[in-house]
Small-subunit ribosomal RNA, 5' domain from an uncultured prokaryote, 542 nucleotides, folded computationally. Its Rfam family is "Bacterial small subunit ribosomal RNA".

Context: one part of a larger RNA
RNA sequence: GAACGAACGCUGGCGGCAGGCCUAACACAUGCAAGUCGAGCGCGAACGGAAUCUUCGGAUUCUCAGUAGAGCGGCGCACGGGUGAGUAACACGUGAAUAAUCUGCCCUAGAGCUUGGGAUAACAGCUGGAAACGGCUGCUAAUACCGGAUAAGCCCCCGCGGCCUUGGCCGAGUGGGGAAAAGAGGGGGACCUUCGGGCCUUCCGCUUUAAGAUGAGUUCGCGGCCCAUUAGGUAGUUGGUGGGGUAAUGGCCUACCAAGCCGAAGAUGGGUAGCUGGUUUGAGAGGAUGAUCAGCCACACUGGAACUGAGACACGGUCCAGACUCCUGCGGGAGGCAGCAGUGGGGAAUCUUGCGCAAUGGGCGAAAGCCUGACGCAGCCAUGCCGCGUGAGUGACGAAGGCCUUCGGGUUGUAAAGCUCUGUCCAGGGGGACGAACGGCUGUAUGCCUAACAGGUAUACGGAUUGACGGUACCCCUGAAGAAAGCACCGGCUAACUCCGUGCCAGCAGCCGCGGCAAUACGGAGGGUGCGAGCGUUGUUC
Numbered sequence: 001g002a003a004c005g006a007a008c009g010c011u012g013g014c015g016g017c018a019g020g021c022c023u024a025a026c027a028c029a030u031g032c033a034a035g036u037c038g039a040g041c042g043c044g045a046a047c048g049g050a051a052u053c054u055u056c057g058g059a060u061u062c063u064c065a066g067u068a069g070a071g072c073g074g075c076g077c078a079c080g081g082g083u084g085a086g087u088a089a090c091a092c093g094u095g096a097a098u099a100a101u102c103u104g105c106c107c108u109a110g111a112g113c114u115u116g117g118g119a120u121a122a123c124a125g126c127u128g129g130a131a132a133c134g135g136c137u138g139c140u141a142a143u144a145c146c147g148g149a150u151a152a153g154c155c156c157c158c159g160c161g162g163c164c165u166u167g168g169c170c171g172a173g174u175g176g177g178g179a180a181a182a183g184a185g186g187g188g189g190a191c192c193u194u195c196g197g198g199c200c201u202u203c204c205g206c207u208u209u210a211a212g213a214u215g216a217g218u219u220c221g222c223g224g225c226c227c228a229u230u231a232g233g234u235a236g237u238u239g240g241u242g243g244g245g246u247a248a249u250g251g252c253c254u255a256c257c258a259a260g261c262c263g264a265a266g267a268u269g270g271g272u273a274g275c276u277g278g279u280u281u282g283a284g285a286g287g288a289u290g291a292u293c294a295g296c297c298a299c300a301c302u303g304g305a306a307c308u309g310a311g312a313c314a315c316g317g318u319c320c321a322g323a324c325u326c327c328u329g330c331g332g333g334a335g336g337c338a339g340c341a342g343u344g345g346g347g348a349a350u351c352u353u354g355c356g357c358a359a360u361g362g363g364c365g366a367a368a369g370c371c372u373g374a375c376g377c378a379g380c381c382a383u384g385c386c387g388c389g390u391g392a393g394u395g396a397c398g399a400a401g402g403c404c405u406u407c408g409g410g411u412u413g414u415a416a417a418g419c420u421c422u423g424u425c426c427a428g429g430g431g432g433a434c435g436a437a438c439g440g441c442u443g444u445a446u447g448c449c450u451a452a453c454a455g456g457u458a459u460a461c462g463g464a465u466u467g468a469c470g471g472u473a474c475c476c477c478u479g480a481a482g483a484a485a486g487c488a489c490c491g492g493c494u495a496a497c498u499c500c501g502u503g504c505c506a507g508c509a510g511c512c513g514c515g516g517c518a519a520u521a522c523g524g525a526g527g528g529u530g531c532g533a534g535c536g537u538u539g540u541u542c
Base pairs, nucleotide, nucleotide: 001542002541003540004539006538007537008536009535010534013388014387015386016385017384018383019381020380021346026344027343028342030341031340032339035075036074037073040072041071043069048063049062050061051060052059053058082299083298084297092223093222094221095220096219097218098217101216102215106212108210109209110208111207112206114148115147116146117145123138124137125136126135127134128133154178155177156176157175158173160171161170162169163168183204185202186201187200188199191198192197225271226270227269232262233261234260237259238258239257240256241255242254243253244252274296275295276294277293278289279288280287281286301322302321303320304319305318324335325334326333327332352378354377355376356375360374361372362371363370364369391421392420393419394418401412402411403410404409426479427478428477429476430475431474435469439465441463442462443461444460445459446458447457448456449455486531487530488529489528490527491512492511493510497526498525499524500523501522507514508513
């Protein structure tokens, strides 16, 4: 000198953009943060309103409404969001390998979608428990579950051929064996009909195979901390064979066999630490660092485990153990903010228990739409960067006051006052956005599917509709210099000097050093210098 997620002191006008628990991965009150689909399925209210009857207590029916609601089922909940505790490791970066692998939704292409069955929740009745939560009996549906058929192709076994080389690809075999499926919505001319529909068609869905895309698993080369005052380490250890396990290789696991394997090119042990793109400094080389943003990894009260699933060993799932907190009728139960706000605590120190799904993105849905503390916005904080302002012009007789003085004067100083203007900002009033285009609805036209002028779908052109921010930005009018300057320093380094007070005292200080009676170094004042809504100090890095 530069930098900062800074803090502290004094001071503080406005705006834009960014940033904001670095400490206790400490404990958490409260609310919200993951749902959705009735076009998969079976049930199915009430309040209110109306009518009728009425013993005036009420009852019944219609409507509310196939709505609310819970349940079965599907998809999602493995994304998004947080944190950096652990980890010195194929965790990360980079480059390869997978003939050792998987991949829901999506895209492309092929082949199919047949026939049966038995349950169960919801519900009803009975019943246990303080509750959390159950138990028994009975009923019922499905795109829930389970058989049979079929198999172009697929998988396994057997042997064969070719290309290739770890378990790859292709082909042939009357060879043997195995695995599929589900329906729903819209529309309809014939034909059939038990009048529900069948049937036809369309769209969505389902099964299977191949290929792709995307995502992931595994392996390897190289690279990036400190300590030798850590020198030997290792028994599933190192390798092999058989078996198990996995999507998959492998001591990953197991039985047996052999005795290996790593190490001064630093094994093992200990300490520290998430890694990277980057950030910062520097002419560079290098050093330091890893907040925000982006990629990867790890974790979710602590430890362990699996289940479901395409994917988890799963932050707002399950089970077990532990610590802690809460409820209890003492038998037993409930919980997990390192999601967004917020509270206590710790600390030098770090924000609102805000608004909205309008945009972008995500989940579900055919869609309308619903959900979304992701996100978009607003609030607080000079925390930082950037921009603007606190007025402009004129004004000497150089006012007054202050300070200094050699008492002549000098300085503050064109500074002020005064006069003439302007309107950033401010106050009041008026107008008022961009971000919105999709989507769905509706009108017209054309093409395609089709028996069809239904219906669906695609394209084009019109129409109305949708904004949290926000009556914000911005524009116009009126008023008004009005409300807006401080902080540090002035001995040398280092830019800026005098007076008074003090008297090795009180004090200053980054280094050298000042202070013991004339202190430009302490304290005050006048003046000056530097920066300026900031200025200094402290801390850290170069």